[in-house]
RNA sequence: CGGAGUGUAGCGCAGCCUGGUAGCGCAACUGCUUUGGGAGCAGUGGGUCGGGAGUUCGAAUCUCUCCACUCCG
Numbered sequence: 001c002g003g004a005g006u007g008u009a010g011c012g013c014a015g016c017c018u019g020g021u022a023g024c025g026c027a028a029c030u031g032c033u034u035u036g037g038g039a040g041c042a043g044u045g046g047g048u049c050g051g052g053a054g055u056u057c058g059a060a061u062c063u064c065u066c067c068a069c070u071c072c073g
Stems, first nucleotide, its partner, number of pairs: 001073007010026004020057001028044005050066005
C1' cells in the first nucleotide's frame, strides 16, 4: 500500500441480510431467605449501537467517509 472481517450495557453476545418500541446471559444494586457468607427466589438500574455526514416519515440496520483492532497478500 491492496483485500476481508469486527466495533451494541462493566464483561461476553443477539438484533443488521428483509429499516419500524434496543434485547439476552453473566456481573452490579435492592428486598426475601440464612447466625453470617454462599446458593436460591423476586425486583431495580445501567446504551443516545466506534466518530461524522447522507438517504428516508422513520437508521443499530442502507450509502459515503474517518478511527481502532484482527486476519490475508
Molecule: transfer RNA
Organism: Alphaproteobacteria bacterium